The RNA shown here (transfer RNA) has 74 nucleotides and comes from Clostridia bacterium DTU080. It matches the Rfam family "tRNA". NCBI's taxonomy places the organism under Bacteria, Bacillati, Bacillota, Clostridia.

RNA sequence: GGGGAAGUAGAUCAGCUGGUUAGAUCGUCACGUUGACAUCGUGAAGGUCGGAGGUUCGAGUCCUCUCUUCCCCA
Numbered sequence: 001g002g003g004g005a006a007g008u009a010g011a012u013c014a015g016c017u018g019g020u021u022a023g024a025u026c027g028u029c030a031c032g033u034u035g036a037c038a039u040c041g042u043g044a045a046g047g048u049c050g051g052a053g054g055u056u057c058g059a060g061u062c063c064u065c066u067c068u069u070c071c072c073c074a
Stems, first nucleotide, its partner, number of pairs: 001073007010026004019057001028044005050066005
């Protein structure tokens, strides 16, 4: 230099052919339960979907540029 994959909550990940509430599990916090802890139950907080722009009535999803990580080729 060329090609490919990944980036979504604190962590690991889903998200179908673009369609209207962005979710799951673990973790955190609160409450219940306990003498207390754990377990269990209920609930809550936490997201500019890597960044910018574009297409569209509508974008996590499509297009362009860009950043980071990994792999392959040279």